[in-house]
Context: one part of a larger RNA
Molecule: large-subunit ribosomal RNA, domain VI
Organism: soil metagenome
RNA sequence: CGCACGAUCAUUGAAGUAAAGAUCUCCUUAGUACGAGAGGACCGGGAGAUACGAACCUCUGGUGUUCCAGUUAUCCUGCCAAGGGUAAUGGCUGGGUAGCCAUGUUCGGAAGGGAUAAGCGCUGAAUGCAUAUAAGUGCGAAGCCCGUUACAAGAUGAAUCAUCGAUUGACUUCGGUCAUGAAGGCACGUUGUAGACUACGACGUUGAUAGGCAGCAGGUGUAAGGCCCGUAAGGGUUUAAGCUAAGCUGUACUAAUCUGCCAAAUG
Numbered sequence: 001c002g003c004a005c006g007a008u009c010a011u012u013g014a015a016g017u018a019a020a021g022a023u024c025u026c027c028u029u030a031g032u033a034c035g036a037g038a039g040g041a042c043c044g045g046g047a048g049a050u051a052c053g054a055a056c057c058u059c060u061g062g063u064g065u066u067c068c069a070g071u072u073a074u075c076c077u078g079c080c081a082a083g084g085g086u087a088a089u090g091g092c093u094g095g096g097u098a099g100c101c102a103u104g105u106u107c108g109g110a111a112g113g114g115a116u117a118a119g120c121g122c123u124g125a126a127u128g129c130a131u132a133u134a135a136g137u138g139c140g141a142a143g144c145c146c147g148u149u150a151c152a153a154g155a156u157g158a159a160u161c162a163u164c165g166a167u168u169g170a171c172u173u174c175g176g177u178c179a180u181g182a183a184g185g186c187a188c189g190u191u192g193u194a195g196a197c198u199a200c201g202a203c204g205u206u207g208a209u210a211g212g213c214a215g216c217a218g219g220u221g222u223a224a225g226g227c228c229c230g231u232a233a234g235g236g237u238u239u240a241a242g243c244u245a246a247g248c249u250g251u252a253c254u255a256a257u258c259u260g261c262c263a264a265a266u267g
Stems, first nucleotide, its partner, number of pairs: 001154001005165004010160002016151004022050007034039001052108005060102004067095005072087006112146003119139004168179004184262004188204005209255003212251005218244003225238005
């Protein structure tokens, strides 16, 4: 820009592109058919497993650069106590929320149909026989075409459902031009499930979008101060305390202010 007014949601799927397509073991049929025996099936039914792939984080674990605790050396806050800094940019050590992840969890490959390959046939001449082939016709593969998943209406053949707003004013050389500014959109702001930027999603006071605050979950593991015991190191009690990131629920305290621009009236 188009899709014959302007928009907002939600779909269909033509033609096509991409993905997928795997294998093994065991049980049963059945110690049956077959075979002198040794051995030992087709076909059919069922159950597991491996690798691969997708999604996810309830479980099992990993990470989790500071969430909690312990601890060495040294320096600082005058000292004690309590804290803080540094130790190759987490000093070292033990744990760990969210997120991300796999070694964890769930699911997948299908069934079925069509036309075929090698191969196996039916009918059947040329060639009174024979012959699956010459006319005709059937079966037959993890392969091919469908079937499954993803993308997809610029599919200009421009599809469809629903909903919202309009169908005004002025000028005109009758081709259009200007105005108004509906629904809606963009800007701007608070942002995250999104993200290099952009884009995408949520929200903007008629508000829980982010921060703060409150409660809870989860983590760590019993803070400081006081008291008691011990010469002391230390122990006990107050105290399953104190602290607590990204989680959950709530709450307008802070910040999303004010506003600008685009945009229809037509074929």